[in-house]
RNA sequence: GGCGCUAUAGCCAAGCGGUAAGGCACGAGUCUGCAAAACUCUGAUCCCCGGUUCAAAUCCGGGUGGCGCCU
Numbered sequence: 001g002g003c004g005c006u007a008u009a010g011c012c013a014a015g016c017g018g019u020a021a022g023g024c025a026c027g028a029g030u031c032u033g034c035a036a037a038a039c040u041c042u043g044a045u046c047c048c049c050g051g052u053u054c055a056a057a058u059c060c061g062g063g064u065g066g067c068g069c070c071u
Stems, first nucleotide, its partner, number of pairs: 001070007010024003018054001027041004047063005
């Protein structure tokens, strides 16, 4: 220098045009003499900027970070 993959909650992670599943952790509540355990509830600017679309996490362009391959 060229090419590919990847970025979603504090952590892990699904979703591939129609308003974002699940698990762990945190917090609140129930229970308990107090705890633990168990059960219930609670939370997202989808890396950034722009474009396409009635509608974008998702498609397109450009950036940034990470990983890898070629030279």